[in-house]
RNA sequence: UGAGCAGGCCGGACGGCCGCGGCGCCUUUGCGGCGUCGAGGAAAGUCCGAGCUCCGCAGGGCAGGGCGCUUCCUAACAGGAAGGCGGGGCGACCCGACGGAAAGUGGAACAGAAAACACACAGCCGAUGGCCCUCGGGCACAGGCGAAGGUGAAAAGGUGCGGUAAGAGCGCACCAGCGGCCUGGCGACAGGUCGGCUUUUCAAACCCCGCCCGGAGCAAUGCCGAAUAGGGACGCUAUGGCGUGGCCCGCGUCGCGUCCGGGUUGGCAGCUAGAGGCUCGCGGCGACGCGAGUCCCAGAUGAAUGGCCGUCUCGGAGCGGUUCGCCGCUCUAGACAGAACUCGGCUUACAGGCCUGCUCACGUC
RNA sequence: GGCGGCAUAGCCAAAUGGUAAGGCAGAGGCCUGCAAAGCCUUGUAUUCCCGGUUCGAUUCCGGGUGCCGCCU
Numbered sequence: 001u002g003a004g005c006a007g008g009c010c011g012g013a014c015g016g017c018c019g020c021g022g023c024g025c026c027u028u029u030g031c032g033g034c035g036u037c038g039a040g041g042a043a044a045g046u047c048c049g050a051g052c053u054c055c056g057c058a059g060g061g062c063a064g065g066g067c068g069c070u071u072c073c074u075a076a077c078a079g080g081a082a083g084g085c086g087g088g089g090c091g092a093c094c095c096g097a098c099g100g101a102a103a104g105u106g107g108a109a110c111a112g113a114a115a116a117c118a119c120a121c122a123g124c125c126g127a128u129g130g131c132c133c134u135c136g137g138g139c140a141c142a143g144g145c146g147a148a149g150g151u152g153a154a155a156a157g158g159u160g161c162g163g164u165a166a167g168a169g170c171g172c173a174c175c176a177g178c179g180g181c182c183u184g185g186c187g188a189c190a191g192g193u194c195g196g197c198u199u200u201u202c203a204a205a206c207c208c209c210g211c212c213c214g215g216a217g218c219a220a221u222g223c224c225g226a227a228u229a230g231g232g233a234c235g236c237u238a239u240g241g242c243g244u245g246g247c248c249c250g251c252g253u254c255g256c257g258u259c260c261g262g263g264u265u266g267g268c269a270g271c272u273a274g275a276g277g278c279u280c281g282c283g284g285c286g287a288c289g290c291g292a293g294u295c296c297c298a299g300a301u302g303a304a305u306g307g308c309c310g311u312c313u314c315g316g317a318g319c320g321g322u323u324c325g326c327c328g329c330u331c332u333a334g335a336c337a338g339a340a341c342u343c344g345g346c347u348u349a350c351a352g353g354c355c356u357g358c359u360c361a362c363g364u365c
Numbered sequence: 366g367g368c369g370g371c372a373u374a375g376c377c378a379a380a381u382g383g384u385a386a387g388g389c390a391g392a393g394g395c396c397u398g399c400a401a402a403g404c405c406u407u408g409u410a411u412u413c414c415c416g417g418u419u420c421g422a423u424u425c426c427g428g429g430u431g432c433c434g435c436c437u
Stems, first nucleotide, its partner, number of pairs: 001361010012312007020038007040336001044347002047345005052217004059249004064213005069083005084098001085096004099208002104206002106202003121149001123145003128142002130139003157175006176198001178195007221269004231260006240254004276295008313333001314334001315332007366436007375389003383420001391407005413429005
C1' cells in the first nucleotide's frame, strides 16, 4: 500500500419562530400563560421465553406440542458464554436442528441382474464325483463363486500381501468403524491397549430415549355510568348440559347450546419505578453476579413527538485552480423506520460514517 | 393492538417425498347453408419468494411477501 477477519459505536449539532401530547403551577367558568418531559437500534416481524391478569383448584391420565453434543449463565428461553466433535478457509476466523438406524414399522422413483431377506444379467471355476483319453488333457452335468463389468444419489468395509480350481475377512498387516479395559478431563470427549472381523441411507418419515409445557391473552381483567325487554326458531336435557380447555377421571353447579331480531357502545383503573438506566469497585477466562453512589427517562386512544428559517460540521454531485498533497465556489440534510401492558432474546430492514484488535500478500528500511 | 388461516396455468381446483390430475376458458378440426350445442385433437405452471434437510421438496423445517377471517 492492497485484500480481508472479528468486536463495538454513531446514525446530524446549535440557535430562532410557529405548532402538538402528558404532568405540575398560575385566584379558574372559559380563553390563556409559565415550567418541565416527549421514539428506536431496530419502537418492526409477533418467531421464542417470562412477568401480570382471568379461567373454582391448575389436580391425575391420554392425546398433542416444543427442545436435543457438554458444562455454565439466567426469572426463563429455541437466547448467551466457554469448550468438545465435524466441515470450510493459506490465515485472522467462520458454519453446524450435532441424541438413537444393533427396539420396531416404513420409504429408497427411474436405471440396474440385484436397493436390504442381497442377487446372478453378462461372467469365472469345474479342484471333488461321472464319461472319454494319446495320461498332457477334453466334454457335459451336479455343484462352487462373488473378485472384475456396466447401472445408480447409494452396490454389502478400503488398500496390499498371502491363499484357492476360481474366489471370498478365508488368513495376515495398516487404515476406517464397532465393543471391552486403562489413563486424563466435572463433562462432551481425547489418548493408549486388547478383542471379534463389519452392521447402507432417511428420524426437518412414524417412532424410541431424556427434559419441558394446563388454557387464554391488556380488545386480558376489575369498577362506575348509560341503555334495557323481552321474544321467536331448532337441538340436547341427568348415561345430560354448563363451568375457556382436544378427550377421560376428579371437583362444583342445574337448565344449557346454536341461530334470528332489538338496545347501548361513554369514563376510570390496569398504564408505566422496572428481572430499570448510568458511573465506580470487587469476583469470574467469559456470559454474568455482588456491593456502593447517582438518575427518573413517552404514556396517546383516530391516537402527540412536527414544520419553516439561519449558522456549522460529515458525506455526495458539479465547476474552476493546482506545487498532484489538496484548495476555492455552487447545490444537496440525505438509510431503515416510528411506541400502544411491560421486560429478556432472536430474526428481518438500514444511505453514510467512526473506533479498536487481528490475518494474508507485496514493497521499502 | 392481539389471535388464526390461505397462496398450484387466464379462472376453479387435485396431488404418500419419486418430477404436477381434472374441469371451465383459449386455439385448431369435424358437423352446418351460417352459427349455437355436440364430438375429436392440442398448448399453457419460477407450485408466492429466499434458504435448509434429503439422492430427490407442491409436500418437511426456518425466514420474508401478499391476501382473508375472528376478538372491544

Annotation: Predicted 3D model of RNase P RNA and transfer RNA as a complex of 437 nucleotides. Rfam match: Bacterial RNase P class A. The coordinates come from a structure-prediction model, not an experiment, and the mean pLDDT is 79.